[in-house]
Molecule: small-subunit ribosomal RNA
Organism: Endomicrobium sp.
RNA sequence: AAUUUAUGGAGAGUUUGAUCCUGGCUCAGGGUAAACGCUGGCGGCGUGCCUAACACAUGCAAGUCGAGCGGGGUUCCAUAUAUUUAUUUUGGAAUCUAGCGGCAAACGGGUGAGUAACGCGUAGGGAACCUACCUCAAAAUGUAGAAUACCUUUAAGAAAUUGAAGUUAAUACUACAUAAGACCACGGUUUGGCAUCAAACAGAGGUUAAAGCAGCAAUGUGUUUUGAGAUGGUCCUGCGUCCUAUCAGCUAGUUGGUAAGGUAAUUGCUUACCAAGGCUAUGACGGGUAUCCGAUCUGAAAGGGUGUACGGACACACUGGAACUGAGAUACGGUCCAGACUCCUACGGGAGGCAGCAGUGGGGAAUUUUGGACAAUGGGGGAAACCCUGAUCCAGCGACGCCGCGUGGAGGAUGAAGGCUUUCGAGUUGUAAACUCCUUUUAGAGGGGAAGAAAAAAAUGACGGUACCCUCAGAAAAAGCCACGGCUAACUACGUGCCAGCAGCCGCGGUAAUACGUAGGUGGCGAGCGUUACCCGGAUUUACUAGGCGUAAAGGGUAUGUAGGCGGUUAAGUAAGUCAUUAAUGAAAUUUUUAGGCUUAACCUAAAAUAGUUUAAUGAUACUGUUUGACUUUUGAGUUUGGUAUGGGGAGAUGGAAUUCCUGGUGUAGCGGUGGAAUGCGUAGAUAUCAGGAGGAACACCGAUGGCGAAAGCAAUCUCCUGGGCCAACACUGACGCUGAAAUACGAAAGCUAGGGGAGCAAACAGGAUUAGAUACCCUGGUAGUCCUAGCCGUAAACGAUGUUCACUAGAUGUAGGGGGUAUCGACCCCUUCUGCGUCGACGCUAACGCAUUAAGUGAACCGCCUGGGAAGUACGACCGCAAGGUUGAAACUCAAAGGAAUUGACGGGGGCCCGCACAAGCGGUGGAGUAUGUGGUUUAAUUCGACGCAACGCGAAAAACCUUACCUGGGCUUGAACUGCUGAUGGUAAAAACCGGAAACGGCAAUGACCUGCAAAGGAGUUAGCAGAGGUGCUGCAUGGCUGUCGUCAGCUCGUGUCGUGAGAUGUUGGGUUAAGUCCCGCAACGAGCGCAACCCCUAUCCCAUGUUACCUGUAGUUAAUACAGGGUCUCUGAGGAAACUGCCAUUGAUAAGAUGGAGGAAGGUGGGGACGACGUCAAGUCAUCAUGGCCUUUAUGUCCAGGGCUACACACGUACUACAAUGGUCAGUACAAAUGGUGGCGAUAUCGUAAGAUGGAGCAAAUCCCCAAAAGCUGACCUCAGUUCGGAUUGUGGGCUGCAAUUCGCCCACAUGAAGUAGGAAUCGCUAGUAAUCGCAGAUCAGCAAGCUGCGGUGAAUACGUUCCCGGGCCUUGUACACACCGCCCGUCACACCACGAAAGUCAGUUGUGACAGAAGUCGUUGAGCUAACCGUAAGGAGGUAGGCGCCUAAGUUAUGGUUGAUGAUUGGGGUGAAGUCGUAACAAGGUAGCCGUACGAGAACGUGCGGCUGGAUCACCUCCUUU
Repeated sequence: AAUUUAUGGAGAGUUUGAUCCUGGCUCAGGGUAAACGCUGGCGGCGUGCCUAACACAUGCAAGUCGAGCGGGGUUCCAUAUAUUUAUUUUGGAAUCUAGCGGCAAACGGGUGAGUAACGCGUAGGGAACCUACCUCAAAAUGUAGAAUACCUUUAAGAAAUUGAAGUUAAUACUACAUAAGACCACGGUUUGGCAUCAAACAGAGGUUAAAGCAGCAAUGUGUUUUGAGAUGGUCCUGCGUCCUAUCAGCUAGUUGGUAAGGUAAUUGCUUACCAAGGCUAUGACGGGUAUCCGAUCUGAAAGGGUGUACGGACACACUGGAACUGAGAUACGGUCCAGACUCCUACGGGAGGCAGCAGUGGGGAAUUUUGGACAAUGGGGGAAACCCUGAUCCAGCGACGCCGCGUGGAGGAUGAAGGCUUUCGAGUUGUAAACUCCUUUUAGAGGGGAAGAAAAAAAUGACGGUACCCUCAGAAAAAGCCACGGCUAACUACGUGCCAGCAGCCGCGGUAAUACGUAGGUGGCGAGCGUUACCCGGAUUUACUAGGCGUAAAGGGUAUGUAGGCGGUUAAGUAAGUCAUUAAUGAAAUUUUUAGGCUUAACCUAAAAUAGUUUAAUGAUACUGUUUGACUUUUGAGUUUGGUAUGGGGAGAUGGAAUUCCUGGUGUAGCGGUGGAAUGCGUAGAUAUCAGGAGGAACACCGAUGGCGAAAGCAAUCUCCUGGGCCAACACUGACGCUGAAAUACGAAAGCUAGGGGAGCAAACAGGAUUAGAUACCCUGGUAGUCCUAGCCGUAAACGAUGUUCACUAGAUGUAGGGGGUAUCGACCCCUUCUGCGUCGACGCUAACGCAUUAAGUGAACCGCCUGGGAAGUACGACCGCAAGGUUGAAACUCAAAGGAAUUGACGGGGGCCCGCACAAGCGGUGGAGUAUGUGGUUUAAUUCGACGCAACGCGAAAAACCUUACCUGGGCUUGAACUGCUGAUGGUAAAAACCGGAAACGGCAAUGACCUGCAAAGGAGUUAGCAGAGGUGCUGCAUGGCUGUCGUCAGCUCGUGUCGUGAGAUGUUGGGUUAAGUCCCGCAACGAGCGCAACCCCUAUCCCAUGUUACCUGUAGUUAAUACAGGGUCUCUGAGGAAACUGCCAUUGAUAAGAUGGAGGAAGGUGGGGACGACGUCAAGUCAUCAUGGCCUUUAUGUCCAGGGCUACACACGUACUACAAUGGUCAGUACAAAUGGUGGCGAUAUCGUAAGAUGGAGCAAAUCCCCAAAAGCUGACCUCAGUUCGGAUUGUGGGCUGCAAUUCGCCCACAUGAAGUAGGAAUCGCUAGUAAUCGCAGAUCAGCAAGCUGCGGUGAAUACGUUCCCGGGCCUUGUACACACCGCCCGUCACACCACGAAAGUCAGUUGUGACAGAAGUCGUUGAGCUAACCGUAAGGAGGUAGGCGCCUAAGUUAUGGUUGAUGAUUGGGGUGAAGUCGUAACAAGGUAGCCGUACGAGAACGUGCGGCUGGAUCACCUCCUUU
């Protein structure tokens, strides 16, 4: 490329704050011998005990033949005898028949218990076989004989049944004859074969047959022997055929041989003897489960599941055993025996077998009629007619399945009513209905009416008067079920309120539920629809197609090596694998395709195609295998030679330093130890120091990501023995190789046994501390142990968490060992090569992290291992061990996750940098007192409500006596106090003086009698009655809007495009500097932008300009003053506008930057000071009681009006303030200087009165004009002299004043009197960095009155800041994390309680099975057979033969002893799981507060602690090494 064939592959939800991966769970599809729930019109075709192979009443399911036989019955005909009719004799015909006899009954029908097997499937073999009936062929059918059933007589018995005697027939039985053929033995010839032998032919010898019947007859049909065929069966073999190794060894007829027996036939099939074999890791033996197949369901396929119906095979027939008959059985509807069960019985004995068709009981979630017919198709018998046939064909029942049809069709808008919803407008149900016209399938009624029935004709139909056809009437009689949060098509309302309930998974429900229940609506399917159960699929989630193992589950601790698997180059042969062609088989049905038949379909019929680990024949020979050779300088592996490095191993010897102990000397009061201490040692002389000695263990420096070893591991020096590696070069062997189940060897530490040794260290233990406790961490002691010898143990985070071997695939660099080259006197250096040990890195790979010639890349070979988490490396069993324990290694139950890597945050008793009245340095307070005020608590009829760390508490409240007011008590009102609309009524109406009652609201009485528009009528307004509806400071701030607080005036928070990453995300925003600042500069895969910062705005500090009244100034008058007048625009002031400040200038520094430091000038200097201004967001922060608002609640009250009370209570606790404690002060007298407000229901002057609060009075002022207004501290002078005072002023009494209807609860002020606590405040804690703190007074809002509060205003006016170690808060970067509700996180274990499943357990019970015995029915076989005995022989006696009975072998049930195994149960006990708001601690996650973990040992309430060895899957700091860059 062409041709041919094939038509065939979908995902989703769920781990997280989010992401990628791993990984399980769940769903969507199809199916069923189904069942259950709700519902149900018709027909066709199928299908119907899956459970108790449980037990069965009743009926039927296998008979037939008279042409095998004798007899009998009935009917008819004829005949004979006697005769009155009957009746009887003989013969014939027809028919029925018990018995003898033949054939069938071994088929057909049922079931699936057993069976893991030559049982089944498939393919072969039989030279090792049988076959009745049937077909073909050959031959024969002769002669005799003895019995017997029926029957008769009789006997036993309830019955079933049976005995005795007599009699009779045959196609029943027996003998003889004949013998082609067959068979047996013998030797021979020919041909063939498979080791055996077979066939054919001829010869001679021996053995062996038979039955008749029908017909007038012809003839037919039987019978016997033989050969062949057909059919059916038997036997053998290859291959295939479930789970379990927690079943590893099994086997004595076992394996083979010889001989014999037996069978249709082969064979240990059986027996005797001989040999000692046979099977097994390619799974024997054992255990469990199970009929197998064609097929069927599913699937893209490969596969996986199933074995109902139909078909083939097998097995079974109440359970077990056995034979008989027969062609065929070890026989479903036969026999014998044993057992269990049921029934009958006269108790002596008998009968039975539905897993045939119906049917019954039982079991169960569950499965039909005690129907019709032999008409068809088959079967048995018969010559046939015919008989039999629950096989079969039909009908009945069941929506159990598949298929078809119907429940009407067309028109029909006022979009009816009703329902539901509603934003109240309407929407929807919905052309749906009504209504009009039409049709009649199906069901119903009437009429007709098959095929299936063959052959020459006649007869013959269960189904069935069925299918089908015609006619009739009338929309008439015919729709439900499930779902509607996502997956998944389909949404609203009401009810409910973590309740009731739903749920396949995720999950829903705690007052606005598309998730519960109901309704309306909608979606899906439709005579069905859902649910449950099971199978396949999805699931590549056991991976052959088609997966993995560094960290997710998973590489064995390491090596040697058996079996096995795999294997270098080359030649020849072979042809097993492999490939091709041809042939046979692979039953039919089914499936697929194409046709045809039922109206269609399901269904049925026909044809074709497909189908394999099959078999055979022929061929091919590349590869693999196999056989025989060859090869090795292109070659794997090994050997030799020469070098070389080495803590490789074993043994012995030797050495010095140090610790401890002992002896002696010197010496004196401490030593030691810790965060700080104490226990301990020491005046009996320690520690310290000097000298000497003893003993054990370990080997500083060298020393190094250096070396060696298979791993574990190995380090003083020397000697001896010994292993492997590497390099170089020649030679040799000639694939000798790789891997490696089992096996074997080695294997840290701890631990064990025995014997030594014991300095130091040190589990346990003791004491001291710490602590709430402290079985710990710290300290002082200290025993096993650590060391040696001999032997066990066999495990570690035995790790590179990375199996071994081989090949290939860029580099750079360091280091260790060896070799070569250039150059050189030589060394170093340089180049190169082989072998180790490291680091970085390209391609590639990976979920990512990372790996990357020492692979986790690309390939090959072999081994080991994994399949969700927990339970659990547990239990049981087995093996090993002295023990501790190790190896192997489940399940029930439970969860929907567990997990890996990386991301963003948050957090850390992690790190780095920086800031802030954060600390420090200072000043003044609070906390103590009294009072004020707020809060809690308590009280109360009520003490209304809200606010609760910072960020509630002098807060909402910038004013609670009434009002406010929301609370309480009491009294009233009910369309209402206030609002709107509608319908009425009302002009003696609305309103309402006065009077009466009452606390008032309100009620009663009731004079008078109004308003607007309009000429009027009428309307408005009002009142009243009623209807809609009002009202609510009632609830929910966790349904909300708006507003506010807070982090925080902290410097942050984001976006677009681009780039990087699978992605979440990252980058920008990090880095180097700098700033108050993400402020600016530089660098940079980023480039830009937005919200914030800053600036723009206001006040304030200087100046200019402008305006000049009521301000200011000047002048005049007034003695002065008040005041008046005239002028002015310089000043103060006012304030419309402007200037000024920008690191602008200089110097230094910095990187030539940004900037910083200093200086000049300037009123002001580095955002000049202050304010307003508050990013993205956080806190379900606060507020439903400012207001607004959804929902809920209330409606003669939770609304509304009124009076009184309460919010003001008072053992107490807290917050915030005021006043003080005094001399820097108090009192008295005198005297000075502000700013900013406010004022007509107001501020209120001068004046008078009062001690005073205040009163009288009323000039001026709607204000730069008048008033509040006196500023106070200060200054001057006097007194007080350190005291509870001339400090302090609480409390109380008396008398007044003011406001106001009202001052008692409950206001403020004044005077006099009274004169409490308090002498500077514990722990702790707050504010403040300059006009600030501190201190002093003034004003305003609210307000009738009431401030110690709040908000403003000015006066006087400091101290200190070295600095960032620490406390608190915050920002940036980085690191760890098991947190994400984010450390107020997460989370572990004991104990207590409840429930669940499991293990152990003295035992008990049951099943199954082995072994050794006993026992021994029926029966075959053998033997015996003195008893009995028709056929043959014999004259007879007797014999031959047979047989009852006896005995023997085998043997079922049964019995006994002792094991194995499985199950159930068991007082008690053990751990495990789950639950919930329990208890005790806090082990782990951050350096988790003692880094954690692994193995081991000891200890302890518990998590755990400690010792020894190991690991990093440890943070932090420092150093070293290596690498990268400059």